This is a predicted structure of a 71-nucleotide RNA (transfer RNA) from a Candidatus Saccharimonadota bacterium. The coordinates come from a structure-prediction model, not an experiment, and the mean pLDDT is 81. Its Rfam family is "tRNA". Its family is annotated with triplet codon-amino acid adaptor activity in the Gene Ontology.

[in-house]
């Protein structure tokens, strides 16, 4: 310094244009003598600004960190 990937709750992860599943965690209920198990519920400004749409986690764009290749 070029060219690739990634970025989604505490974590990990799915979504590829129509308003975000799942699993552990947590926190609240319920069951239990406690305690665990099991069942009910609870939550996201989708890394940041900007741009196109009627609508953007998703399409363009400029950063920002991270991994990788090459010099």
């Nucleotide at each position: 310094u070029g060219g690739g990937g990634c970025g989604u709750g505490g974590c990990c992860a799915a979504g590829u244009g129509g308003u975000a599943a799942g699993g552990c965690a947590a926190c609240g209920g319920g069951u239990u003598c406690u305690g665990g198990u099991c069942c009910c519920g609870u939550g996201a400004u989708c890394g940041u600004g900007g741009g196109u749409u009627c609508a953007a986690a998703u399409c363009c764009u400029a950063c920002c960190g991270c991994c990788c290749c090459a010099g």